[in-house]
RNA sequence: AGAGUUUGAUCCUGGCUCAGGUUGAACGCUGGCGUCAUGCUUAACACAUGCAAGUCGAACGAGAAUUUCUAAAAAUUUAAGCUUCGGUUUAAAGUUUUAGUUCUUUUAGUGGCGGACGGGUGAGUAACGCGUAAGAACCUACCUUAUGGUGAGGGAUACAACAACUGGAAACGGCUGCUAAUACCCCGUAGGCUGAGGAGCAAAAGGAGGAAUCCGCCUGAGGAGGGGCUCGCGUCUGAUUAGCUAGUUGGUGAGGCAAUAGCUUACCAAGGCGAUGAUCAGUAGCUGGUUCGAGAGGAUGAUCAGCCACACUGGGACUGAGACACGGCCCAGACUCCUACGGGAGGCAGCAGUGGGGAAUUUUCCGCAAUGGGCGAAAGCCUGACGGAGCAAUGCCGCGUGGAGGUAGAAGGCCUACGGGUCGUGAACUUCUUUUCCCGGAGAAGAAGCAAUGACGGUAUCUGGGGAAUAAGCAUCGGCUAACUCUGUGCCAGCAGCCGCGGUAAUACAGAGGAUGCAAGCGUUAUCCGGAAUGAUUGGGCGUAAAGCGUCUGUAGGUGGCUUUUUAAGUCCGCCGUCAAAUCCCAGGGCUCAACCCUGGACAGGCGGUGGAAACUACCAAGCUGGAGUACGGUAGGGGCAGAGGGAAUUUCCGGUGGAGCGGUGAAAUGCGUAGAGAUCGGAAAGAACACCAACGGCGAAAGCACUCUGCUGGGCCGACACUGACACUGAGAGACGAAAGCUAGGGGAGCGAAUGGGAUUAGAUACCCCAGUAGUCCUAGCCGUAAACGAUGGAUACUAGGCGCUGUGCGUAUCGACCCGUGCAGUGCUGUAGCUAACGCGUUAAGUAUCCCGCCUGGGGAGUACGUUCGCAAGAAUGAAACUCAAAGGAAUUGACGGGGGCCCGCACAAGCGGUGGAGCAUGUGGUUUAAUUCGAUGCAAAGCGAAGAACCUUACCAGGGCUUGACAUGUUGCAAUCCUUUUUGAAAAAAAGGGGUACUACCUUCGGGAACGCGGACACAGGUGGUGCAUGGCUGUCGUCAGCUCGUGCCGUGAGGUGUUGGGUUAAGUCCCGCAACGAGCGCAACCCUUGUUUAGUUAGUUGUUUUAUGAUGAACAAACUAGAAAGACUGCCGGUGAUAAGCCGGAGGAAGGUGAGGAUGACGUCAAGUCAGCAUGCCCCUUACGCCCUGGGCUACACACGUGCUACAAUGGCCGGGACAAUGAGAUGCAACCUCGCGAGAGCAAGCCAACCUCAAAAACCCGGUCUCAGUUCGGAUUGCAGGCUGCAACUCGCCUGCAUGAAGUCGGAAUCGCUAGUAAUCGCCGGUCAGCCAUACAGCGGUGAAUACGUUCCCGGGCCUUGUACACACCGCCCGUCACACUAUCGGGGAAUUGGGUUGGUCCGAAAGUCAUUAUCUUAACCUUUUAGGAGAGAGGUGCUUACAGCAGGGCUAGUGACUCAAGUGAAGUCGUAACAAGGUAGCCGUACUGGAAGGUGCGGCUG
Repeated sequence: AGAGUUUGAUCCUGGCUCAGGUUGAACGCUGGCGUCAUGCUUAACACAUGCAAGUCGAACGAGAAUUUCUAAAAAUUUAAGCUUCGGUUUAAAGUUUUAGUUCUUUUAGUGGCGGACGGGUGAGUAACGCGUAAGAACCUACCUUAUGGUGAGGGAUACAACAACUGGAAACGGCUGCUAAUACCCCGUAGGCUGAGGAGCAAAAGGAGGAAUCCGCCUGAGGAGGGGCUCGCGUCUGAUUAGCUAGUUGGUGAGGCAAUAGCUUACCAAGGCGAUGAUCAGUAGCUGGUUCGAGAGGAUGAUCAGCCACACUGGGACUGAGACACGGCCCAGACUCCUACGGGAGGCAGCAGUGGGGAAUUUUCCGCAAUGGGCGAAAGCCUGACGGAGCAAUGCCGCGUGGAGGUAGAAGGCCUACGGGUCGUGAACUUCUUUUCCCGGAGAAGAAGCAAUGACGGUAUCUGGGGAAUAAGCAUCGGCUAACUCUGUGCCAGCAGCCGCGGUAAUACAGAGGAUGCAAGCGUUAUCCGGAAUGAUUGGGCGUAAAGCGUCUGUAGGUGGCUUUUUAAGUCCGCCGUCAAAUCCCAGGGCUCAACCCUGGACAGGCGGUGGAAACUACCAAGCUGGAGUACGGUAGGGGCAGAGGGAAUUUCCGGUGGAGCGGUGAAAUGCGUAGAGAUCGGAAAGAACACCAACGGCGAAAGCACUCUGCUGGGCCGACACUGACACUGAGAGACGAAAGCUAGGGGAGCGAAUGGGAUUAGAUACCCCAGUAGUCCUAGCCGUAAACGAUGGAUACUAGGCGCUGUGCGUAUCGACCCGUGCAGUGCUGUAGCUAACGCGUUAAGUAUCCCGCCUGGGGAGUACGUUCGCAAGAAUGAAACUCAAAGGAAUUGACGGGGGCCCGCACAAGCGGUGGAGCAUGUGGUUUAAUUCGAUGCAAAGCGAAGAACCUUACCAGGGCUUGACAUGUUGCAAUCCUUUUUGAAAAAAAGGGGUACUACCUUCGGGAACGCGGACACAGGUGGUGCAUGGCUGUCGUCAGCUCGUGCCGUGAGGUGUUGGGUUAAGUCCCGCAACGAGCGCAACCCUUGUUUAGUUAGUUGUUUUAUGAUGAACAAACUAGAAAGACUGCCGGUGAUAAGCCGGAGGAAGGUGAGGAUGACGUCAAGUCAGCAUGCCCCUUACGCCCUGGGCUACACACGUGCUACAAUGGCCGGGACAAUGAGAUGCAACCUCGCGAGAGCAAGCCAACCUCAAAAACCCGGUCUCAGUUCGGAUUGCAGGCUGCAACUCGCCUGCAUGAAGUCGGAAUCGCUAGUAAUCGCCGGUCAGCCAUACAGCGGUGAAUACGUUCCCGGGCCUUGUACACACCGCCCGUCACACUAUCGGGGAAUUGGGUUGGUCCGAAAGUCAUUAUCUUAACCUUUUAGGAGAGAGGUGCUUACAGCAGGGCUAGUGACUCAAGUGAAGUCGUAACAAGGUAGCCGUACUGGAAGGUGCGGCUG
């Protein structure tokens, strides 16, 4: 950084798709390790269980446990003394109990502080919610700075605890009594508060310690941090949401709050917001940031950080410094649980975890060691915050799966041209190393302040040993896009991001081998940005591709001439504040590196403040005249409105003349007319339109405007330069005008004429053509508001070469004057430079160069449709989507092809002629039918007497039956054997079986052994196939067409495809030649060279003549004609005249055998038709292999209702028959042609000469000539058909041959529509020969000669072709393309309507009921502290009641929106359905636009418009 895809190709426009990066991802396959991160995006769904907020005994009373000490009592033991020996006294020791004291711990409660932090989630919210920058009328516990205090008392119905009694299943209470405090209350005091002042109001608490002292408490003044409030700016989509608002906007009084405020209330005023988008609806937490991008910008808002909101749903307050409170309270609702049925309990969007939903997201772990938080004086306690571990390749980063050597290039796989190549130094093998792995040893930092204290963790790390040991996959390989072959499959299975691949040779499907890419991952799917300049500020467009409003006036807005001041809003410069941290960037540092982390710096467009500058924009002020306008003088005009007048024509009516048609068409008919049309003459009436002039001429904003005159009226232009002094340009909304058609009402109605009727045409004809004809067309008044309303080109201003016209009006010059000539302004045309454009084209009237303003476009279809709204009487107009579907749709130009387009030209193409076919019979081929088989192929011209130059068997490929299986044929291997002749039996034959006879090692080679060849066997490789594919092919052929074309090199033109040359003017049979020309040359074709024929030269076995002979023959001489076959000559527009351009050439003439390529043949350019042929041959692939091969017999290819093609014979007198007579040429002949002679009516038979051919034979030529006969008829025409008898060929003549004789004697009397051949030795007609071949179905085919015409004015038409040009929506190329209805299927989560329905969702208002609670009120009840005049009363408080408000619920009726929906209307898609053929060519009636009517459908017609 681009690429693929519209076309036959090109350029452009334009969409679709791809390559890149990203992710909280998911899925498929695979999976070694570590570090660091991350992990319910869905159901703000429901939650079992455990934990997540407590702490203080140094505030307090009480209970329990416990330590020390003291006192007392009791018993025990020991010692000593005494002893009556029973015991007793004293001392000591420990034990137990009680009381007090004291240490420590603990429980519930009173009290204090904290549960407003931390943690979670993103439902709501479009908002001062958030971001940023400011502000003033506020509060603030703990902390901090500094001040002053902490006096004297009191009460107890204390929800206390505790004790007694008592209710309840429980939760939880009730009543009586006792008690402490840092709990509560009063008084006094005060640098505080209120207030103008007087005055009034309002504090405190103690605890610990031996003590010093410490911790508290109260007060007012500050700070820090935190919070509340206000405001500028910024913050998604929809106008198919345009008006919203009643406490609403403001004021005054009052209330209320920490504080401002309609925050609340009473009164007053009527304001406030809104196209710079109010209101409404939809969607959404916002930001730092993240991600993509070169940037501008787009998308996004997980983790981390800031703010906000929420805590089952809705409402409410209490407490408190702070809440309207996630793990607090009250009420209502839904749900779950317990219950003794009376009543209660609960809230994981805390950490784990469960169910559910989902494509999808972890452990009911360890620890307070660290960091931080709460309480406490502290020790300490608590902390699912946090620190860690676990799970998951979810992501980023790092490491490894080994390194070196190693060719017999092993085995094996794959491919192969069979030679080999490749996997591949890859493996094996040798050697080395140990990151990782396993085992053993040592072992941290993280811990701070003297010590103690580590969950992680025996972890990181270090070290010894072991052994290549434990470790590679995934996707792709047609192009885009790196990487190719084989096999299978056969439009099947399948692939596919786009183009597309697959129908028998698939690099595109599936598998394999190989290759490429990335790698512990790889691919797919989803998402966002990019590419996309495809919404364009940077950075697009609007003549024809999508796109200029039909035109004008003008509001808001935007923009705005020259000169000089002022200010400083924009603008520019300096400085200051801020834009949290983290992130990004830079530098440095720490984990072995990196990811990651730490430190510092830089950046931070924005906003705010401050100082300065004054060019530009803007503001203020003063001027100017060039833009604009006014006045003045002229001037052209179908500009508009109204009125008056006019003639021509048409139709109708009246009258006259007249007498049979008129009218209409391609041709007709309907129609009119003897009741007098048409024609003609005269008169009258009516309506509509105004010939000539008339013109790429005029006017108007556009639509539009035309007889003449008059009145009223708008605008333009020119001149002169007096006045105003920027007054201007554009213009969203808005308003006005606006062809035709159409609508309403009233007139009018001649002609024309939708609809309609009739006649034609046609397969049909709802059309085109004709005859009629209603609405309408005209006028008046109103509506409609659209057109191809077009220059498909918005308006304004300025600048940028010319030339030639026209209109209007000036000037100069000239003239007596009109002309002529030059020149200015305004308008209107043509051509053209630069420039622009994709090209076409535009080009001072821009589509050029610039500025300003408006409108509009963003792939095709769906669709200018649906819904909604506005307008309209209606028709309808305006605004204007989506689902779905396609990969194109489109513009300009190019080359072809085509045209029922044009021009030029040619051809037996037509015409002019001659003769045929089509009718008959027969022959032959084809189709069809039939059959066991009727083998196969060829199918418009260009198949059909074609392959087939010859089917009785064979051929033969087909059918039936009988047989064979290495085969009828080839090669290789091996064995045996000569070959040959011949008989019998069986059999339809092939064949099988059994015999007989006789000879030789021979033809070729030899190293003399033999080999080779031939024959018979065996086994295996293989043979064989007229089986398929001519759409896999070679070769050959047909056709356009013997038409004159088809191309190349260099140059030039064009962005390019391409063009030029090759077109043009002449000419030719010809791209033949000449001239001209941005072309100059060249090639394949044309022509010529080749063959035959026509003239001359030569002469063998041919011919003629002479001699001789009956004749055949023989022979001499000669070469005029004819003949023969070699070599030459000859014809070239060469000569003359005319014409043409002094050319090419053409016309005429001479000479010549022949004259303008002399005649005929061979010769067939580039290419077209997937033309024909696999059955001539060759050949790839596929198929068969005791058969789809091979042999044999018989049958079939010869069938027969019929249809077609090509021929033969005829229909007769230009003839038939009989007799006689004459003249050719090409050819063929040994398995052959066969003379003569004899026999037979004849076909033929017998015998047999000649000839390997200018010698002999086939062989007779026939038409023709002469004579005779027949006399117009189904015949003496015609010969089919049939019968009988023969001949020939052949193993064989039935199916199924040819010929002969006799007999028979059909159709047919010249052929409908239609159609074929031929231009001179041609047509027509007459016979002859040959190939194939035993014979022949040959009337065919291929040749030969005889006789021998007619006609061509000419190119209008039919057919075919060539060149140029034109149109095209065709390119498979008109056998093209393509439109609409109808029928069917699908789009069932598609669009619209739709009775209804889900008592869906949401929202506003009315009415009613109204919980809890605040506030107010009330005096029914209760009431310790204070007061008093004390059995009590008061102040105050509480309970209860009432009122306002109100969540929620209810009734009725609405708005918006979602789902379902019988039925219905459209639309799209679909492989070959039906009906027509509307469009593209003049598309066969030019098309299209608007409108109206009408028709199965495309469509048709009327009116007006456009040229695309």